[in-house]
Molecule: Bacterial RNase P class A
Organism: beta proteobacterium AAP65
């Protein structure tokens, strides 16, 4: 210098103006909406997308239902040892395969429990036998083909073994709670309750009234978390995943769903242009400077967390490998 392997990181920065959406504190205990439940409204301070928030594939937390214990069935996992709340994840290691290598990949338990399967070739393909020679005797020897010819292979076919799994999911679930229509109880009512605006007449007339209860709309909680939490450590243990200790921090949260818009400066990328320098095979190439236009890739939290997988413009860092050259 070239080509690679592995690991990690960034995902424009700052300022101003205008918004959107949460939290905390203070204060009034007031106003508006609503039957209520409850929501909103003032001032100050303050938080506000990601490495995948994605796919919803796996595992948990949480919630409801079920549940003495055991078994059958079903689903899943599979070297060995570990990590973890748990896992199909991760770590280490053995083996197999790929790579010159750094490294990468692995659906890697069992075929003496049983069943099933095997293209082409071959006389014969899972039952053992067939052909030739030989022997007292299927007694012994040989046999082209084919991955495999009698011993074996395939479990990514059923199966067996070991281990794990109750079912559903935040539209879970809990609480508050209209209207309407059912339900229940009581009272009154054809000896006329009740209605026709208050009374009388008159007319209509079989229901009327009160209370209770379940559900729905609506509202609140779940739900923004003192946590499997985040950051840091020249701390300790471990090869490592990880664990322990110490210090610091509190870090989005709606419910048709906020996290945005405009302007300016700088940085970066792209496009075309001008100019200068160098090289030049006179086609041009590389670089510097100047101003102009333009622009971030994949993507958008929805109960939360740990993983896996997939998408991703451009850029940065570290360790290692192979080759070439120079010393």
């Nucleotide at each position: 210098g070239a080509a690679g392997u592995c690991a990690g990181c960034c995902a424009g920065a700052c300022c101003g103006c205008c918004g959107c959406u949460g939290g905390u504190g203070c204060g009034a205990g007031c106003g508006u909406g609503g039957a209520a439940a409850c929501a909103c409204g003032g001032c100050a301070c303050u938080g506000g997308a990601g490495g995948a928030a994605g796919g919803u594939c796996c595992g948990g937390a949480c919630u409801g239902c079920a549940c003495a214990g055991g078994g059958c069935g079903g689903c899943g996992u599979a070297g060995c040892a570990g990590c973890u709340a748990a896992c199909g994840g991760c770590u280490g290691u053995c083996c197999a395969c790929c790579g010159c290598g750094a490294g990468g990949u692995g659906a890697g338990g069992a075929u003496c429990a049983g069943a099933g399967c095997a293209a082409c070739a071959g006389a014969g393909a899972c039952g053992a036998g067939c052909c030739g020679a030989u022997u007292c005797a299927g007694u012994u020897c040989g046999g082209g083909u084919g991955a495999a010819a009698c011993g074996g292979g395939c479990a990514a076919u059923c199966u067996c073994u070991a281990c794990g799994c109750g079912c559903a999911g935040c539209a879970a679930u809990a609480c508050c709670a209209a209207g309407u229509a059912g339900g229940c109880a009581c009272a009154c009512g054809u000896u006329g309750a009740c209605u026709c605006g208050g009374c009388c007449c008159g007319a209509g007339g079989a229901g009327u009234g009160u209370g209770c209860g379940g559900g729905u709309a609506g509202g609140u909680a779940g739900c923004a978390c003192c946590g499997a939490g985040c950051c840091g450590g020249c701390a300790g243990g471990g090869c490592g995943a990880c664990c322990u200790c110490c210090g610091g921090c509190c870090c989005a949260g709606a419910g048709g769903a906020a996290u945005g818009g405009c302007g300016g400066u700088c940085a970066c990328g792209g496009c075309a242009g001008g100019u200068c320098u160098u090289c030049g095979u006179c086609a041009g190439a590389a670089g510097g400077c100047c101003g102009g236009c333009u622009g971030c890739a994949c993507a958008g939290a929805a109960u939360c967390c740990g993983g896996c997988c997939u998408a991703u413009c451009g850029g940065c860092u570290g360790a290692c490998u192979u080759c070439a050259c120079a010393c």